[in-house]
Molecule: transfer RNA
Organism: Candidatus Beckwithbacteria bacterium CG10_big_fil_rev_8_21_14_0_10_34_10
């Protein structure tokens, strides 16, 4: 120096070519089961969708710029 790919909940992810309310597992709190634990049933709390512009009626999605973390290629 150039080029790809990922960043959404504590932790691992999905959202697909923009549209009502942003989701699953696991964990976390609570209740219920139980002689008590784990398991299991229900509820339930957690989120500026890296940041900043921008298009646009409307953006996690689309555009440009930057962060950061990984591969390739010189």
């Nucleotide at each position: 120096g150039g080029g790809c790919u990922g960043u959404u909940a504590g932790c691992u992810c999905a959202g697909u070519u923009g549209g009502u309310u942003a989701g699953a597992g696991c964990g976390c709190u609570g209740u219920c089961c139980u002689g008590a634990u784990a398991a299991g049933a229900c509820a339930g709390a957690g989120g500026u969708c890296c940041c900043a512009g921008g298009u646009u009626c409307g953006a996690a999605u689309c555009c440009u710029g930057g962060a950061u973390a990984g591969c390739c290629c010189a």